[in-house]
RNA sequence: AGCUCGCCAGGCGGUCGCGGCGGCCUUCGGGGCCGUCGAGGAAAGUCCGGACUCCGCAGGGCAGGGUGCUGGGUAACGCCCAGGCGGGGCGACCCGACGGAAAGUGCAGCAGAGAGCAGACCGCCGAUGGCCCCACGGGGCACAGGCAAGGGUGAAACGGUGGUGUAAGAGACCACCAGCGUCCCGGGAGACCGGGGCGGCUAGGCAAACCCCACCCGGAGCAAGGCCGAGCAGGGACAGGGCUGCCCGCCCGUCACGUCCCGGGUAGGCCGCAUGAGGCCGGCGGCAACGCCGUCCCCAGAUAGAUGACCGCCCCCGACAGAAUCCGGCUUACCGGCGAGCU
RNA sequence: GGCGAGGUAGCUCAGAUGGUUAGAGCGUCGGAUUCAUAACCCGGAGGUCACGGGUUCAACUCCCGUCCUCGCUA
Numbered sequence: 001a002g003c004u005c006g007c008c009a010g011g012c013g014g015u016c017g018c019g020g021c022g023g024c025c026u027u028c029g030g031g032g033c034c035g036u037c038g039a040g041g042a043a044a045g046u047c048c049g050g051a052c053u054c055c056g057c058a059g060g061g062c063a064g065g066g067u068g069c070u071g072g073g074u075a076a077c078g079c080c081c082a083g084g085c086g087g088g089g090c091g092a093c094c095c096g097a098c099g100g101a102a103a104g105u106g107c108a109g110c111a112g113a114g115a116g117c118a119g120a121c122c123g124c125c126g127a128u129g130g131c132c133c134c135a136c137g138g139g140g141c142a143c144a145g146g147c148a149a150g151g152g153u154g155a156a157a158c159g160g161u162g163g164u165g166u167a168a169g170a171g172a173c174c175a176c177c178a179g180c181g182u183c184c185c186g187g188g189a190g191a192c193c194g195g196g197g198c199g200g201c202u203a204g205g206c207a208a209a210c211c212c213c214a215c216c217c218g219g220a221g222c223a224a225g226g227c228c229g230a231g232c233a234g235g236g237a238c239a240g241g242g243c244u245g246c247c248c249g250c251c252c253g254u255c256a257c258g259u260c261c262c263g264g265g266u267a268g269g270c271c272g273c274a275u276g277a278g279g280c281c282g283g284c285g286g287c288a289a290c291g292c293c294g295u296c297c298c299c300a301g302a303u304a305g306a307u308g309a310c311c312g313c314c315c316c317c318g319a320c321a322g323a324a325u326c327c328g329g330c331u332u333a334c335c336g337g338c339g340a341g342c343u
Numbered sequence: 344g345g346c347g348a349g350g351u352a353g354c355u356c357a358g359a360u361g362g363u364u365a366g367a368g369c370g371u372c373g374g375a376u377u378c379a380u381a382a383c384c385c386g387g388a389g390g391u392c393a394c395g396g397g398u399u400c401a402a403c404u405c406c407c408g409u410c411c412u413c414g415c416u417a
Base pairs, nucleotide, nucleotide: 001343002342003341004340005339006338007337008336010314011313012312013311014310015309016308018038019037020036021035022034023033024032025031026030040320044331045330047329048328049327050326051325052221053220054219055218064217065216066215067214068213069083070082071081072080073079084098085096086095087094088093099212100211104210105209106206107205121151122150123147124146125145128144129143130141131140132139133138159177160176161175162174163173164172178202180199181198182197183196184195185194186193187192225271226270227269228268234262235261236260237259238258240252241251242250243249278297279296281294282293283292284291285290315318344416345415346414347413348412349411350410353369354368355367356366362400371387372386373385374384393409394408395407396406397405
């Protein structure tokens, strides 16, 4: 000067204030005192994956969506670890949507002669045929025609270098190299790697185009969902009884603008809701991610929503930002600082 | 809190099968017409396709991330 991994996110003391929990006191309307706990590495974006809850569901398939080298980890993942291959860097190391383009369909504007089993503008040649000249040795023209080496266009032009060859040329042929297919041998759990033989000369790009192959996926979301439940509206029930065999009479009860009951369920309240794929430390297994075992710990929980203010001291003068069902990731934002290893 | 849709000219919207050129209406500017104004007519200007990266020869369009706006939901 860098690279990788891990950690921290101003500290200490005092005063006042706020939310949860526990205990005690109380004048039971509530209040007071004491103790204890009180945001993050991203609480964010809501991009993935799960837990949980309700709905759906015999089983299988289609459609649709997602993932995409190999092996492992995990509750699961598009995450993580290790490895392979490709690319970058002097290096530590970093990055990669990294299956299939010889299964099929499709796309490639402009430029350019030609853009997908292509093509001849400039150019080269003109051996052969044609025409012209001739001193008969030959020479010329570039009409037919041949070529694809060179130039030019383009993101991309049908292997590269050298040689043989030829009229000029060309994998036409040869050597080496690159690449492809196939077979064999060796290594590896595998991706893949190393070596050898044969083949034909080159097979182009795009699948974040349709598609094919392999694997995965039911839908919705805590404003899910459950319990209790005023008031209003609704539905239902309600007159008689006693003295007596009957009538009269007497007594008790009956306020119908009443009383009682009912289910659904609003306001509202409670649960869900914080002991969990939990954390610290130690040991063991594993390269690692991670797993197993043991001790200890309890670590926010609101429902208009709590973390703040002031003072003092110190320093490197303090960034991005604040829970709302919970957890594992990814991504994005971020002043700086510490530790370890490495170039 | 959760779920979904969108962002293209000053405004309202097209374009979306990747292929030179991003277009329409209203508005605006200039001209013409009129005594003058409006309307009608002619012509023109005006775009970081919200932003950043990637795939591709090529991206407004395909993929990923960020920002903003709107809607639904007790």